Overview
Predicted 3D model of a 347-nucleotide part of an RNA (large-subunit ribosomal RNA, domain IV) from a metagenome. It matches the Rfam family "Bacterial large subunit ribosomal RNA". Its family is annotated with structural constituent of ribosome and ribosome in the Gene Ontology. RNAcentral holds the full RNA, with entries from SILVA. Its mean pLDDT, the model's own confidence on a scale to 100, is 88.
[in-house]
Context: one part of a larger RNA
RNA sequence: CUAUCGUUAAGGAACUAGGCAAAAUAGCCCCGUAACUUAGGGAGAAGGGGUGCUCAAGAUUCUGAUAAAUAGGGAUCAUGAGUCGCAGUGAAAGGGUUCUAGUGACUGGUUAGCAAAACCACAGGUCUCUGCGAAGUCGAAAGACGAAGUAUAGGGGCUGACGCCUGCCCAGUGCCGGAAGGUUAAGUGGAGGGGUUAGUGUUGAAAGACACGAAGCUCAGAAAUGAAGCCCCGGUGAACGGCGGCCGUAACUAUAACGGUCCUAAGGUAGCGAAAUUCCUUGUCGGGUAAGUUCCGACCCGCACGAACGGCGUAACAACUAGAACACUGUCUCAACGAUAGACCCG
Numbered sequence: 001c002u003a004u005c006g007u008u009a010a011g012g013a014a015c016u017a018g019g020c021a022a023a024a025u026a027g028c029c030c031c032g033u034a035a036c037u038u039a040g041g042g043a044g045a046a047g048g049g050g051u052g053c054u055c056a057a058g059a060u061u062c063u064g065a066u067a068a069a070u071a072g073g074g075a076u077c078a079u080g081a082g083u084c085g086c087a088g089u090g091a092a093a094g095g096g097u098u099c100u101a102g103u104g105a106c107u108g109g110u111u112a113g114c115a116a117a118a119c120c121a122c123a124g125g126u127c128u129c130u131g132c133g134a135a136g137u138c139g140a141a142a143g144a145c146g147a148a149g150u151a152u153a154g155g156g157g158c159u160g161a162c163g164c165c166u167g168c169c170c171a172g173u174g175c176c177g178g179a180a181g182g183u184u185a186a187g188u189g190g191a192g193g194g195g196u197u198a199g200u201g202u203u204g205a206a207a208g209a210c211a212c213g214a215a216g217c218u219c220a221g222a223a224a225u226g227a228a229g230c231c232c233c234g235g236u237g238a239a240c241g242g243c244g245g246c247c248g249u250a251a252c253u254a255u256a257a258c259g260g261u262c263c264u265a266a267g268g269u270a271g272c273g274a275a276a277u278u279c280c281u282u283g284u285c286g287g288g289u290a291a292g293u294u295c296c297g298a299c300c301c302g303c304a305c306g307a308a309c310g311g312c313g314u315a316a317c318a319a320c321u322a323g324a325a326c327a328c329u330g331u332c333u334c335a336a337c338g339a340u341a342g343a344c345c346c347g
Stems, first nucleotide, its partner, number of pairs: 001342008010333002014331001019328001027051005036041001038161001052083005058077006084088001096326007103318002108120002124159007136145003162313004167243003172240002174236005181231003187225002193219004199212005244262005271305001272302001283299005
């Protein structure tokens, strides 16, 4: 020096990102116990006192030599007297506590091997699909699950106990409904046309050339007809989503209940708000401290909260996060000594 321990004057968190680590608390009996609350809790709240051993008489209870009663013995409780030590749950095992706020209701689950959480789940809420050979899922199929269930059931999405609530916008996108009109495929249809040539005509002495051209075969093919869809007409937000700007105005000033104007589908309601969200920002004021970029209470100028991507509260709960206090301490001022095992030296 390293690891694991023990003790420490005075101080007592000054350490540090942070009381991390350590110390402290501790069993049982008695007294006593706040806010708040969903009346269950909170609560072992907090905070006090007692605790060994000996003797005495007493109470309760069990047992009981014996025929029975009882004597004796065991256990527990309470009282009194005494006694020893610094210390009596004498060792070991064995809660530290309180206050304020954030988040998540809770028990539970999670990154096997850096993260246990505010993440996931959850009961509850709500929307939507599904009438049974259900929807949905697996599977080329058979078939199976769903379910030996049947809408108080099953699948999917979102939210997440409970309390008070959940505003406006259907213009866009989605979904649902509608079927008059527009558009629209294959198919049906077959007007008119093209190719081919038996033949006919013209021309030529002939060979041939040119023109027309039935039937058949063949090539394309107009109008007309033709569903869903789309266009169109409505509905729908606990569907995807969205929820304004400028100017002026009151008898100090300031501010603007009020007015004007532009745009929009509609211009953010209740509640909350420098917040797990606030850039400017250590905003401003108050509290706590001698001193507080954190914390708590307010204000509102919300860069860029906001109502089931839920809003705001909330008792209980949490190895959660932030702040404060008491107790306690080698965390520190500031280090020292000791123990054990190493390292190191000698053999």